[in-house]
């Protein structure tokens, strides 16, 4: 340089055109003489960023940013 993949909660992943979930973590309550384990709640992200496309984009397109692997 060229070519492929990731980019979604504080981590580590799902989701896949109809306004986002899990697990681990963090609050807080129960339980214990105290911790730990369990259990219940809860807060936490408009999906990397900028256009397009579409009644409607986190999903499609296309550019750019980071990241990884492979030619060269």
């Nucleotide at each position: 340089g060229c070519g492929c993949c990731c980019u979604u909660a504080g981590c580590u992943c799902a989701g896949u055109g109809g306004u986002a979930g899990a697990g681990c973590g963090u609050u807080u309550c129960a339980u214990u003489g105290a911790c730990a384990u369990u259990g219940a709640a809860a807060a936490g992200g408009c999906c990397g960023c900028u256009g397009g496309u579409u009644c409607g984009a986190u999903c499609c397109c296309a550019g750019c940013a980071g990241g990884g692997c492979g030619c060269a």
The RNA shown here (transfer RNA) has 72 nucleotides and comes from a bacterium.
It matches the Rfam family "tRNA".
Its mean pLDDT, the model's own confidence on a scale to 100, is 81.